Description: A computed fold for a 1450-nucleotide RNA from an uncultured Alphaproteobacteria bacterium, annotated as small-subunit ribosomal RNA.

[in-house]
RNA sequence: GAGAGUUUGAUCCUGGCUCAGAACGAACGCUGGCGGCAUGCCUAACACAUGCAAGUCGAACGAGACCUUCGGGUCUAGUGGCGCACGGGUGCGUAACGCGUGGGAAUCUGCCCUUGGGUUCGGGAUAACAGUUGGAAACGACUGCUAAUACCGGAUGAUGACUUCGGUCCAAAGAUUUAUCGCCCAGGGAUGAGCCCGCGUAGGAUUAGCUAGUUGGUGAGGUAAAGGCUCACCAAGGCGACGAUCCUUAGCUGGUCUGAGAGGAUGAUCAGCCACACUGGGACUGAGACACGGCCCAGACUCCUACGGGAGGCAGCAGUGGGGAAUAUUGGACAAUGGGCGAAAGCCUGAUCCAGCAAUGCCGCGUGAGUGAUGAAGGCCUUAGGGUUGUAAAGCUCUUUUACCCGGGAUGAUAAUGACAGUACCGGGAGAAUAAGCCCCGGCUAACUCCGUGCCAGCAGCCGCGGUAAUACGGAGGGGGCUAGCGUUGUUCGGAAUUACUGGGCGUAAAGCGUACGUAGGCGGCUUUGUAAGUUAGAGGUGAAAGCCCAGAGCUCAACUCUGGAAUUGCCUUUAAGACUGCAUCGCUUGAAUCGUGGAGAGGUUAGUGGAAUUCCGAGUGUAGAGGUGAAAUUCGUAGAUAUUCGGAAGAACACCAGUGGCGAAAGCGACUAACUGGACACGUAUUGACGCUGAGGUACGAAAGCGUGGGGAGCAAACAGGAUUAGAUACCCUGGUAGUCCACACUGUAAACGUUGAUGGCUCGCUGUUGGCGAUACACGGCCAGCGGCAGAGAGAAAUCGUUAAGUCAUCCACCUGGGGAGUACGCCGGCAACGGUGAAACUCAAAGGAAUUGACGGGGGUCCGCACAAGCGGUGGAGCAUGUGGUUUAAUUCGACGCAACGCGAAGAACCUUACCUAGGCUAGAAUGUGAGGGAAGUCUGCGUAACAGCAGGCGUCCGGGAAACCGGACCCAAAACAAGGUGCUGCAUGGCUGUCGUCAGCUCGUGUCGUGAGAUGUUGGGUUAAGUCCCGCAACGAGCGCAACCCUCGUCUCUAGUUGCUACCAUUUAGUUGAGCACUCUAGAGAAACUGCCGGUGAUAAGCCGGAGGAAGGUGGGGAUGACGUCAAGUCCUCAUGGCCCUUACACGCUGGGCUACACACGUGCUACAAUGGCGGUGACAGUGGGCAGCAAACUCGCGAGAGUGAGCAAAUCCCCAAAAACCGUCUCAGUUCGGAUUGUUCUCUGCAACUCGAGAGCAUGAAGGCGGAAUCGCUAGUAAUCGCGGAUCAGCAUGCCGCGGUGAAUACGUUCCCAGGCCUUGUACACACCGCCCGUCACACCAUGGGAGUUGGUUUCACCCGAAGGCGCUGCGCUAACCCGCAAGGGAGGCAGGCGACCACGGUGGGAUCAGCGACUGGGGUGAAGUCGUAACAAGGUAGCCGUAG
Repeated sequence: GAGAGUUUGAUCCUGGCUCAGAACGAACGCUGGCGGCAUGCCUAACACAUGCAAGUCGAACGAGACCUUCGGGUCUAGUGGCGCACGGGUGCGUAACGCGUGGGAAUCUGCCCUUGGGUUCGGGAUAACAGUUGGAAACGACUGCUAAUACCGGAUGAUGACUUCGGUCCAAAGAUUUAUCGCCCAGGGAUGAGCCCGCGUAGGAUUAGCUAGUUGGUGAGGUAAAGGCUCACCAAGGCGACGAUCCUUAGCUGGUCUGAGAGGAUGAUCAGCCACACUGGGACUGAGACACGGCCCAGACUCCUACGGGAGGCAGCAGUGGGGAAUAUUGGACAAUGGGCGAAAGCCUGAUCCAGCAAUGCCGCGUGAGUGAUGAAGGCCUUAGGGUUGUAAAGCUCUUUUACCCGGGAUGAUAAUGACAGUACCGGGAGAAUAAGCCCCGGCUAACUCCGUGCCAGCAGCCGCGGUAAUACGGAGGGGGCUAGCGUUGUUCGGAAUUACUGGGCGUAAAGCGUACGUAGGCGGCUUUGUAAGUUAGAGGUGAAAGCCCAGAGCUCAACUCUGGAAUUGCCUUUAAGACUGCAUCGCUUGAAUCGUGGAGAGGUUAGUGGAAUUCCGAGUGUAGAGGUGAAAUUCGUAGAUAUUCGGAAGAACACCAGUGGCGAAAGCGACUAACUGGACACGUAUUGACGCUGAGGUACGAAAGCGUGGGGAGCAAACAGGAUUAGAUACCCUGGUAGUCCACACUGUAAACGUUGAUGGCUCGCUGUUGGCGAUACACGGCCAGCGGCAGAGAGAAAUCGUUAAGUCAUCCACCUGGGGAGUACGCCGGCAACGGUGAAACUCAAAGGAAUUGACGGGGGUCCGCACAAGCGGUGGAGCAUGUGGUUUAAUUCGACGCAACGCGAAGAACCUUACCUAGGCUAGAAUGUGAGGGAAGUCUGCGUAACAGCAGGCGUCCGGGAAACCGGACCCAAAACAAGGUGCUGCAUGGCUGUCGUCAGCUCGUGUCGUGAGAUGUUGGGUUAAGUCCCGCAACGAGCGCAACCCUCGUCUCUAGUUGCUACCAUUUAGUUGAGCACUCUAGAGAAACUGCCGGUGAUAAGCCGGAGGAAGGUGGGGAUGACGUCAAGUCCUCAUGGCCCUUACACGCUGGGCUACACACGUGCUACAAUGGCGGUGACAGUGGGCAGCAAACUCGCGAGAGUGAGCAAAUCCCCAAAAACCGUCUCAGUUCGGAUUGUUCUCUGCAACUCGAGAGCAUGAAGGCGGAAUCGCUAGUAAUCGCGGAUCAGCAUGCCGCGGUGAAUACGUUCCCAGGCCUUGUACACACCGCCCGUCACACCAUGGGAGUUGGUUUCACCCGAAGGCGCUGCGCUAACCCGCAAGGGAGGCAGGCGACCACGGUGGGAUCAGCGACUGGGGUGAAGUCGUAACAAGGUAGCCGUAG
């Protein structure tokens, strides 16, 4: 030393991506008050106009000009001296002794300090100047004069240098005001500089070999100096895996940023060093340069030109253009600090000090303070009450920092001298006056609401928001953060222990080389002595200053600055220690090895041998098939197959034994025998004495497939052919069949080469099996070693698991990993005959990819159980006609909803109007209804006109109740202005409530506590039985509990008691009749009870739960039926029952009203009815029910009608009266036909309901008499009073029922059983699914975009080799031309020396040709990535429907 988000339904882990922090020479957006201190071309080392940036000295010199107080002074071109090598700029080059650090010896050093000595005698020139002259200019040429501290010669030479030890050689300059300043030689110092060395200082091995002056020697030259620095000769070395050479990138450091640190990144400003100065080369001068504002040459560029020739170099300070996202004034002053010159005054100084510009950064200050609640107005929100903005404002009372105005006025200076600057600072004055923004508000991450928008517009750092209620977009209100700034972008470090030294990993997540041997290297047993390289401690030197840190101090504080300290973890020298490591050394035996004996073994190689099987050949027997499959066919067979017997041939493989048995390094090894041979093990103790372990490179071995050459070839069998399967089937299946499989030799070198676990050694509880050996023998095995297995403890691990054969623990060495994809690909190189192998990237793209485990779901996985699920049966549907619903179509409208099961005789328990929501036409607008309601009127009722109708208009009649004398008050009802509330079957069931369907009356769903697990979770709830049941029993780390199950409730079945009217009638009377008396026994009614509990017996089971059988009983194992529907699923259904958020309409999407429509009709489907007939039709007879309903009703009886029905109407608000006739049953007839079946359709006449039956009701009579002869594929219901069949009632309703809800009558068949189909429960298993298999997901093709490889070539850069050319320059040689100083000579002249010139080697630029390498472009082409719904298939995930996968070939 803080973490967070993001992979999942959830979890743990691995792992990447992202965020929060700090920083910046920054830039951009919005905004901007003041001051202090800093900083300011990171890009084009691109090109530069203009000005300035290095001069000074008259006390070195001559000369000129000017002034003069005549003493002299001033200024200056030139000669001369010093300086110009500093200061200032930039970072091109450089991977290097360049830099850093620490050392070293073979050096030089102007000015400065110090010491010793000296400063003498001469000479010849020359610029300036004057004259002549060339040129456009720059700049010269010739002649003549002159000075010096300019130049030259001689003397002296201490010290010095050289020396053959005799000696030889080398100097000077003066000025002057007499103070001094200079000059020369030599020694020392200081400063500065040059050189050498150790160590440190980037990346790339897809750069592995480099090097001829190269490495060394001798000699010489050269330099201030060592040295191949250079040359001649000799030798053949030198460097390199501890990374040479090559390529790319880069100035290095103190430091700076970050970080807990170790580190990482960086090298602006300041400081040290280096390099460079338009590009390249070169030297000159000098103490110092190969010289930023010097010279020469070459080149490019720019400028001037009279075209002949010249000039230039801002990477100095300003400034300009250009480039760029981007970086300032053509300012002031030498006042300070420094520098140059000078004796000095002083001059110069774009060094420097200041000012200007820029929020570029850091620091400080301000934009006011107090009070102020009707909590003002306005804004926003609102549940409409209010809340919030908010003490905020206004108002009142104050203050004046800053800014503004006025006045004073520094330090920096020490005598003078102040650019800054009238600045800092101080005093006074007026007035809240001059001064706030930016970003954010889904999570991370502090901060929430409204409106707009509607997968659009947009946001986004990551996850992700947006498809009509967006806290995520845009605006607003409010809030949060920071604040003269705030955000964004870029970059660095951090977080990141995601490179792990500190401090990671490698069985399954990425990662152990296929295996061994072994080189270098790394590491190494016990012990003696020495040494001191490592190590530790002390001391000394160094580690520049600045910076960081600490303590003080100065600016009002701070930033900033100053002083002191600490630190600078490093390097060097030295001293000491002697444990440990190293080195050397005396020894040792336990590591390792050798030896002897012994047994075990598919260890290896070679040769030989054997039997079974297969195929083929020959022969025999024998006859029609064989073979093959899910089923077939291709195929073989009457020319004799298959089958069977005998004989023969060939090749390959070795049944049984055989075993989580053996051997081997791994790959691998399996009949028998022999030969040769490797290793391990046990026992013994004899020998050696650390001889060991690991192992980069290297070498060897290395399955299968494949390749080469030559053999061999029975079986099997890629490719291939045919037959099937299939939508297709280049497959799976079948019939054939070639390489190959086999052998020899040679290659290849890869596999899921796996224990997915590198090698070696030590340590760490046990139990059990087995192989080999030893031991011990009692013949039972308990002991030991080495292997091979199982279980398990500690411990480990993300978990599953591992666990003395470790994945525990300790040690050594090696290999390897760092998100997924792209990709084990491309390029390059190496290997290979080839196939291909080894090594091995990037662009781009995604926010994941992944491991283990959990809960579900799913499986053409398993086990088990259950259900009219199948099976066994009975009856249907699907075919016909009709009814009804739906789809479709049609229409002005055919209103809307419901769509697998779980929509479709459903909402609708009943559309002629109404209903009604739809359409047409015509109306209305506070509205059709309701509430409050001023006012008016009772209410109400009737008539006329008018309309298609609603409307509308006109008129008549009428005047309530209570109280009170009345006025009036109160109450009911009607009309009703204004206003407040309308209304909507309009949208959203994916905003909702409520209700409902469904899985499913299936037996499940959970909780508390405890326990287990890091956790999701598990346990309980699993297991053994049992049940209709998670029902019960037993067991069990569980113990209990809840919602469900069951029971409690209703009904039916038996009995008892009570009660008998409207019910009943046995006994006694009575009647047509329980009609009446009588009675309540019975039936029945309706209240209360009883009864059934596996209670009893037997068997079985575990002595349990229970099951089976029996008895008794009306009923027997939940007695039958109903009501009752757990947690949840389906965004299931319903906004058109109702309620309701939001949105929408408001002279209309509201509300009346007319007519129409919902009833249409080529068609398709669902549900039903009636049938097709004789178990029937028709006719007759006439027996037996039970639910229910009834006053706007049921209606008897009677009359009429063929009938529907009509007339009249008793009774009954119903155990009393009515509906009410039950029908199947029974008897007769018909006799198998489209019929005496069937009844559609149509004609016609009627009935009923109703304002009204045309569209569009039901019924009746007569007539008509269609399809249909039991129904394809398929499919539905039902297990007993059930199916089937028969009728009856009710709701809705004026009328309308084949539908729905109920009622009773008659009344079966079958169930072996759970293999299969469907649905479901439990357990288990696999999973790449979790929107959960209607899942997931792969590849080609098509389209769009992106980056990339190849590519004929082409363009440019870098580099190298060979040759040519050879500027300037120094060097060497020469020097016939020229020549003042010195020498000789009287002189002429000669000599020495020098100059020009010439030649030579070297060499920059340039040229020609070749090579290497990098980059750009490139027709075409290869694969890759991404993309919302494209095409084709379905490879993978479940046994994924052929288990999957790896290597190889096709």

The prediction has a mean pLDDT of 84.